[in-house]
RNA sequence: AUCAUUCUUCGGGGACGGGUGCAAUUCCCUACUGGCGGUACAGUCCGCGACCUGUGAGCGAAGCCCACGGCUGAUCCGGUGAGACUCCGGAACCAACAGUUACAGUCUGGAUGAAAGAAGAGCGAG
Numbered sequence: 001a002u003c004a005u006u007c008u009u010c011g012g013g014g015a016c017g018g019g020u021g022c023a024a025u026u027c028c029c030u031a032c033u034g035g036c037g038g039u040a041c042a043g044u045c046c047g048c049g050a051c052c053u054g055u056g057a058g059c060g061a062a063g064c065c066c067a068c069g070g071c072u073g074a075u076c077c078g079g080u081g082a083g084a085c086u087c088c089g090g091a092a093c094c095a096a097c098a099g100u101u102a103c104a105g106u107c108u109g110g111a112u113g114a115a116a117g118a119a120g121a122g123c124g125a126g
Stems, first nucleotide, its partner, number of pairs: 002125002005122006017029003031106002033095002035048004043093002052070005058064002075091005097109003
């Protein structure tokens, strides 16, 4: 180094400015943001997580948790190169649920939560 196991820490960003209106960070103009692993550096490829949800087991109930599922948005053109839907140039597109004086990727809330995962420590194997 590798494998098994226990534990600790970390682990999601964003409405500047303006218009209409009784009322909008929700509409319009404009601005802004981009979780994790893989791969030539990725919001749009492949896979995963978050939200919601089905079945079964456990715990008295609520609810939580575990296992296995379901659901799950969006990209093209040119250039460089051995190789890029990832880089460079250009033009696009997408974004759960609940709430709200008026429709939300950006406000408020579940969430000081959880997770994909990242790092580290202990113990054991070899």